[in-house]
RNA sequence: GCGCUCGUAGCUCAGUGGAUUAGAGCAUCAGCUUGCGGUGCUGGGGGUCAGAGGUUCGAAUCCUCUCGAGCGCA
Numbered sequence: 001g002c003g004c005u006c007g008u009a010g011c012u013c014a015g016u017g018g019a020u021u022a023g024a025g026c027a028u029c030a031g032c033u034u035g036c037g038g039u040g041c042u043g044g045g046g047g048u049c050a051g052a053g054g055u056u057c058g059a060a061u062c063c064u065c066u067c068g069a070g071c072g073c074a
Base pairs, nucleotide, nucleotide: 001073002072003071004070005069006068007067010026011025012024013023028044029043030042031041032040050066051065052064053063054062
């Protein structure tokens, strides 16, 4: 330099046939439970889907560029 894969909540990931209000588990916070804690149950907060632009009535999803991580070729 060229090619491929990946980037979604604090962490691990799902969703990538364009339209359900972006989700799950763990973690965190509150309440119940307990003499206290843990366990258990219930509920809440937390994301402009790596960044920018484009296509579209509508984009996490399609296209282009940039950034970052990994792999291969030279």
The RNA shown here (transfer RNA) has 74 nucleotides and comes from a Patescibacteria group bacterium. Taxonomically the source falls in Bacteria candidate phyla (Bacteria). It matches the Rfam family "tRNA". Gene Ontology term of the family: triplet codon-amino acid adaptor activity.